[in-house]
RNA sequence: GGGCCGGACGGCCGCUCCCGCUAUCCUCGGAUGGCGGGGGAGGAAAGUCCGAACUCCGCAGAGCAGUGUGCCGGAUAACGUCCGGGAGGGCGGAUUCAAGUCCGUUCGACGGAAAGUGCCACAGAAAACAUACCGCCCCGGCGGCAACGCAAGGGUAAGGGUGAAAAGGUGCGGUAAGAGCGCACCGCCGCAGCAGUGAUGCCGCGGGCAGGGCAAACCCCACACGGAGCAAGACCAAAUAGGGAGGGAGCUUCGGGUUCGCCUGAAGCACGUGCCGGCUCGGCGCGUCCAACCUCCGGGUAGGUCGCUAGAGCCCGGCAGCAAUGCCGGGCCCAGAGGAAUGGCCGUCCUGCCGGAGCAAUCCGGCGGACAGAAUUCGGCUUACAGGUCC
Numbered sequence: 001g002g003g004c005c006g007g008a009c010g011g012c013c014g015c016u017c018c019c020g021c022u023a024u025c026c027u028c029g030g031a032u033g034g035c036g037g038g039g040g041a042g043g044a045a046a047g048u049c050c051g052a053a054c055u056c057c058g059c060a061g062a063g064c065a066g067u068g069u070g071c072c073g074g075a076u077a078a079c080g081u082c083c084g085g086g087a088g089g090g091c092g093g094a095u096u097c098a099a100g101u102c103c104g105u106u107c108g109a110c111g112g113a114a115a116g117u118g119c120c121a122c123a124g125a126a127a128a129c130a131u132a133c134c135g136c137c138c139c140g141g142c143g144g145c146a147a148c149g150c151a152a153g154g155g156u157a158a159g160g161g162u163g164a165a166a167a168g169g170u171g172c173g174g175u176a177a178g179a180g181c182g183c184a185c186c187g188c189c190g191c192a193g194c195a196g197u198g199a200u201g202c203c204g205c206g207g208g209c210a211g212g213g214c215a216a217a218c219c220c221c222a223c224a225c226g227g228a229g230c231a232a233g234a235c236c237a238a239a240u241a242g243g244g245a246g247g248g249a250g251c252u253u254c255g256g257g258u259u260c261g262c263c264u265g266a267a268g269c270a271c272g273u274g275c276c277g278g279c280u281c282g283g284c285g286c287g288u289c290c291a292a293c294c295u296c297c298g299g300g301u302a303g304g305u306c307g308c309u310a311g312a313g314c315c316c317g318g319c320a321g322c323a324a325u326g327c328c329g330g331g332c333c334c335a336g337a338g339g340a341a342u343g344g345c346c347g348u349c350c351u352g353c354c355g356g357a358g359c360a361a362u363c364c365g366g367c368g369g370a371c372a373g374a375a376u377u378c379g380g381c382u383u384a385c386a387g388g389u390c391c
Base pairs, nucleotide, nucleotide: 001391002390003389004388005387007349008348009347010346011345012344013343015040016039017038018037019036020035021034022033023032024031025030026029042371046382047381049380050379051378052377053376054229055228056227057226066225067224068223069222070221071085072084073083074082075081086110088107089106090105091104092103093102094101095100111220112219116218117217118214119213120212133160134159135156136155137154138153141150142149143148168186169185170184171183172182173181187209188207189206190205191204193202194201195200233306234305235304236303243297244296245295246294247293250269251268252267253266254265255264256263257262270288271287272286273285274284275283276282313332314331315330316329317328318327319326320325350369351368352367353366354365355364356363357362
């Protein structure tokens, strides 16, 4: 660093779901209870960070905006995940005069800085149209016997200094001193060739070298992307209050109004209904427009049912592949609750620490044994974790 396990056995008392038998009750299909049997948290059930299944809503097509991803190949239902590879950075070792090269290990958002814009703190002369602080060198002048000093002009980018980073690196030559100024090697750029599916590598030729860094700054390029989530959503459906349709007891006379449909006031009779303790008569009141009342329909709330766990499932073996993974064969059924069960006590064992006894093996006593807990379901990532075990 990686893989696996993450207390074991027994007894007693409970909780939840399912099945069978059975008792009671009624609204006849359930409710409540009894007995028996069976299932009942995790490696992370967690964070909710990615990707899917499933469900509903939206959707001509295209573009803009926005978000995400970003070396290559493969795996997969899919992924920002996984596997293999490439190039690069760090560390260690070997080697070289040195730069560098080689080997091992490790790390990761690893397209573009030669489209444009912007930024590069502090320090430093200068942070990108390069520059000149110290130094080095040249030339003449002044001072000095001289060594040398002083100020002016010019050359330089080797050396020093600053910085995360200073305008290719190392070595040799060269020069007044220097410098790709020249050469060799390394790096870089361009163009061919070869190898590879590809990233890329190797090699050759040409070029003294142009183009500092930052894109997890804007941006550019390529590709992908509709939204919400099981409190998704579907079905059944009480009471109460709304909505719709139908039924529902009226005629005459007179007066008023009128959109000529009817509305309204009074009287008479009729009908309905309430009260007068029950019935009949009668009386009083109200209504006969609306309504009350009755029937039916529809939406919807409480409540109930489904979704709800047999699945990209688990175990074993074989085959293909470096691997991720896939295919084949056999076997297995493994929580489905929902204000939310999966727990508690005791005993034995295991294990860590402390104390005591013992020469020792060991024994006795006390204390401790993590992180955490399903809530539609999978695949990942990340984070937490006492202890044990394997490589």
This is a predicted structure of a 391-nucleotide RNA (Bacterial RNase P class A) from a soil metagenome. Rfam family: Bacterial RNase P class A. It is annotated as a ribozyme. Model confidence (mean pLDDT): 77 of 100. Of the family's consensus pairs, 94% are formed in the model.